The RNA shown here (SAM riboswitch aptamer (S box leader)) has 89 nucleotides and comes from a Gaiellaceae bacterium. The coordinates come from a structure-prediction model, not an experiment, and the mean pLDDT is 79. Lineage of the source: Bacteria > Bacillati > Actinomycetota > Thermoleophilia > Gaiellaceae. The sequence was found by an Rfam model in a public genome assembly.
RNA sequence: AGUCCAUCAAGAGCGGUCGAGGGAGCCAGCCCGACGACACCGCAGCAACCGGCCUUUGGGCACGGUGCUCCCGCUGGCGGCGAUGGGGG
Numbered sequence: 001a002g003u004c005c006a007u008c009a010a011g012a013g014c015g016g017u018c019g020a021g022g023g024a025g026c027c028a029g030c031c032c033g034a035c036g037a038c039a040c041c042g043c044a045g046c047a048a049c050c051g052g053c054c055u056u057u058g059g060g061c062a063c064g065g066u067g068c069u070c071c072c073g074c075u076g077g078c079g080g081c082g083a084u085g086g087g088g089g
Base pairs, nucleotide, nucleotide: 003087004086005085006084007083008082013043014042015041016040017039021032022031023030025078026077027076028075029074044069045068046067049065050064051063052061053060054059073081
């Protein structure tokens, strides 16, 4: 690389840097964006997936490893497609 399992309507924003595209595959639509989007960085926060600790089978704690912090994965079609965590290899 590919594979298996779980989740994808809850929750949680400020500042700085950059400078033109972005909304995670394709097509169409719609939306966001020089009043600076997207991305990245810092801080803050959210969240029990894995580890750890506590508690006893109900759970609890953000300590360690991730993840996330507008919108139901923006909508429809196609594609068992994508994202995150864990397992196995």